[in-house]
Molecule: Bacterial RNase P class A
Organism: Flavobacteriales bacterium
């Protein structure tokens, strides 16, 4: 250099007539009309996650449900983000005879528990695990046999065959053959123990029996968290009907005031209030539970100043936090930015030696409470990292 991959950014721009929205200011009684300013995204999209916020009159405990799952740190929080630790892969480069390691790049991970406990692990292979198993092998004894090799019980799991995975592993001794049968090293476990690190964890020293399948995005056991519903939440003005009707339930107690009627106060009943069950607690005596009906759909706020944006200091590996200056950046409500017309920018193709001409192309896509996140979709440019090729030194 070119090609792949994966982060991150950026993702058209101006001019002019015309038409929209919203805000000032202005002219008009009033319909309306001039001026100025402003007028979509990195994902505004999935509607998956956290929350701000408003409502259940408080909203309390458990159960069921649901989510999350190494460690420290950042965040308003989170299933998110950043540094690490660990395993796995994969490349380089190195040590050792081998088994088996070192360092270093890069790339993934849904990474608490399998000795608590159920459950699976087909097909293959003799056997698929708490404790075996022998199809080919190998060994010695009997027996038949000229021999080759054929039966019978016996020992064996080092070789070899299925398999994803077969009961540690290299090498040496031993052995009738073999086996950690023993022995040196290696790996894994266990047990005491130093040492460093906030931690996960990471390294040594030193004893030991010879070695403990695999799966939990299968059930399930631990830790932690979750009260719901949701801007079509919801608050306020105005207009107008029927506090009519049906059904069923309750209509009780105590205290004061009072001639009485009857107020004022507690405290209960049917019943309700809170995703589901359940405790508890609150409403609740003209009260409540359902049913079918009538009226109104007219306005105004919620509604956009934020956990905010841009410069730029300082801190901190980063994720970030923290000073200082600046700035207001859609608010719609059948829902506003679109048409013409020129010129230009990247870009690709054609011709050209080169200026250049021609001609194509410019992704994905549009608010509706607001906002961090995550996932999905993207022509093109441009900068980092890693992967392959290819040249050259």
């Nucleotide at each position: 250099c070119c090609u792949g991959u994966g982060c991150a950014u950026c993702g058209c721009u101006c001019c002019a007539c015309c038409g929209c929205c919203g805000c000032u200011u202005u002219u008009g009684c009033a319909g309306a009309g001039a001026a100025g300013c402003g007028g979509a995204g990195g994902a505004a999209a999935g509607u998956c996650c956290g929350g701000g916020c408003a409502g259940c009159g408080u909203a309390g405990g458990g159960c069921a449900c649901c989510g999350u799952g190494c460690u420290u740190c950042c965040u308003a929080a989170c299933g998110g983000g950043a540094a690490g630790g660990g395993g796995c892969g994969u490349c380089g480069c190195u040590g050792g005879g081998a088994a088996c390691g070192g360092c270093g790049g890069c790339g993934c991970c849904a990474c608490g528990g399998a000795a608590a406990g159920u459950g699976c692990c087909g097909c293959a292979g003799a056997a698929a695990g708490g404790g075996a198993a022998a199809c080919c092998g190998c060994c010695a004894c009997g027996g038949c046999g000229a021999a080759a090799g054929c039966c019978g019980g016996g020992g064996u799991a080092a070789g070899g065959g299925u398999g994803a995975a077969a009961a540690g592993g290299u090498g040496a001794g031993g052995u009738a053959a073999g086996a950690g049968c023993u022995c040196a090293c290696c790996a894994g476990c266990g047990u005491c123990u130093c040492g460093u690190g906030c931690g996960a964890g990471c390294g040594g020293u030193a004893c030991g029996g010879c070695u403990u399948g695999g799966u939990a995005a299968a059930c399930c056991c631990c830790a932690c968290g979750g009260g719901c519903u949701g801007c079509a939440a919801g608050a306020c003005c105005a207009u107008g009907u029927a506090a009519a009707c049906c059904g069923g339930g309750g209509c009780u107690c105590c205290g004061u005031c009072g001639c009485a009627a009857g107020g004022c106060g507690g405290a209960u009943a049917a019943g309700g209030g809170c995703g589901g069950c359940u405790c508890g607690u609150c409403c609740g005596a003209u009260u409540c539970c359902g049913g079918a009906g009538g009226g109104u759909a007219g306005g105004u706020c919620g509604a956009u100043c934020g956990a905010g944006g841009u410069c730029u200091c300082g801190c901190g590996u980063g994720a970030g936090c923290g000073g200082g200056a600046u700035c207001c950046c859609a608010g719609a409500u059948a829902g506003a930015u679109g048409g013409u017309g020129g010129a230009g920018g990247u870009u690709c193709c054609g011709c050209g030696c080169a200026a250049g001409c021609g001609g194509g192309a410019u992704a994905c896509a549009a608010g509706a409470c607001c906002c961090g996140g995550c996932u999905u979709a993207u022509a093109g440019a441009u900068g980092c990292a890693c992967a392959g090729g290819c040249c050259u030194u």